[in-house]
Molecule: THF (Tetrahydrofolate) riboswitch aptamer
Organism: Butyrivibrio fibrisolvens
Parts: sequence; C1' cells; structure tokens
RNA sequence: UGCAGAGUAGAUUUCAAAGCGUUAAGUGCUAGGUGAACAGGGAGUUGUCACUUGGACGAAAAGUUAAGUCUUGCGGUUUUGGAGUCGCAUCCCGCUGCU
Repeated sequence: UGCAGAGUAGAUUUCAAAGCGUUAAGUGCUAGGUGAACAGGGAGUUGUCACUUGGACGAAAAGUUAAGUCUUGCGGUUUUGGAGUCGCAUCCCGCUGCU
C1' cells in the first nucleotide's frame, strides 16, 4: 500500500410467564410538531424509534357467577425471560489477520 474480517444498539420470528382490553384501549395505516439512538472514535440521512396533536379504518365471544366473578377463547395487545434469524443507510479514522 492492497485485500479480508470482527464487534453494538436494535429489528424481527417463535416459545413461556405475568398483565391489559373484549363497556375497544391497544396494534396496524396516515398528516403535523418535538425529541432520541445508530459498532472503539468522529460525522450522520430522504432511513429507524419514542412522545405528542389530529385524520381515516376497525374486532369474538362462549359458558359460569351475587358480582367482568371465574374458566376457556379472542386481540396483527403490553411487559419480562429463553431460543432462532438479521444487524452501523452511508462516509472517514481506529482494531485483527494476510500481503
């Protein structure tokens, strides 16, 4: 000098447990606003996520009980844990191996 590689946050699928809703919140879609994170260092988007204000759409209950009380379901439901898969948008430097 050149070539190759490692590593994070996180995303997603599935299983388990504990919740929430089933009087419809949540999830998903969408417009605006605010903010955050993105491998060891720096930068960082038209990408990602969170919060927030709107818009459109929209559901699975059954049995039981004195009682949404209990049980079984249901919800593209929440959180935590296990397992699998993927994994810096990108740029510069660094690290490891070879040359």